[in-house]
RNA sequence: GAGAGAUAAAGGCAACCUUACUGAAAAGUAAUUACGCAAAGCUAUAGGGGCUAAGGGAAACUAUGCCAGCCAGUUACCGAA
Numbered sequence: 001g002a003g004a005g006a007u008a009a010a011g012g013c014a015a016c017c018u019u020a021c022u023g024a025a026a027a028g029u030a031a032u033u034a035c036g037c038a039a040a041g042c043u044a045u046a047g048g049g050g051c052u053a054a055g056g057g058a059a060a061c062u063a064u065g066c067c068a069g070c071c072a073g074u075u076a077c078c079g080a081a
Stems, first nucleotide, its partner, number of pairs: 005078001012037002018031005035069001041074003047071002049067003055062002
């Protein structure tokens, strides 16, 4: 230095429920709470996958909307084996 991740140290994030607001919805924001997370930091125009269907369409369907705490890309604290 890299990679790996410990009954280590310093810390960090915050699921579900509830309430309020935004939204057609999926979902997002804030408060409470803590299921959990070694990246549960960031990225949706690097890619895969998924959700919704306002609008469009005779219907089937369809993203420009949404999800990274689905896989993933990328950046990073510590210093035992």